[in-house]
């Protein structure tokens, strides 16, 4: 410089174009226990990177940007 792929909760990751975007692990109560730890059971959790467009309806498609990862190329 070019191509493919990723981005959603503190962390990992789900989620045909249509219900109110969920799970696990975490955090935080309560229970259990002489007490910790493990179990249980609620409770917390989001501007779906960012900025347009389609469309009734967009985390999903299209454009453009930005950031990661991989790959070729260039680089003598």
């Nucleotide at each position: 410089c070019g191509a493919a792929c990723u981005g959603u909760a503190g962390c990992u990751c789900a989620a045909c174009g249509g219900u109110g975007a969920g799970a696990g692990c975490g955090g935080c109560c309560a229970u259990c226990u002489u007490a910790u730890a493990a179990g249980u059971g609620g409770c917390u959790g989001g501007u779906u990177g960012c900025g347009g467009g389609u469309u009734c309806a967009a985390a999903u498609c299209c454009c453009g940007c930005c950031a990661g990862u991989u790959c070729g190329a260039c680089c003598a």

A computed fold for a 76-nucleotide RNA from Deinococcus cellulosilyticus NBRC 106333 = KACC 11606, annotated as transfer RNA. The source organism's lineage runs through Bacteria, Thermotogati, Deinococci, Deinococcales and Deinococcus cellulosilyticus. The coordinates come from a structure-prediction model, not an experiment, and the mean pLDDT is 81. Its Rfam family is "tRNA". It is annotated as a transfer RNA. RNAcentral records the identical sequence in 2 taxa.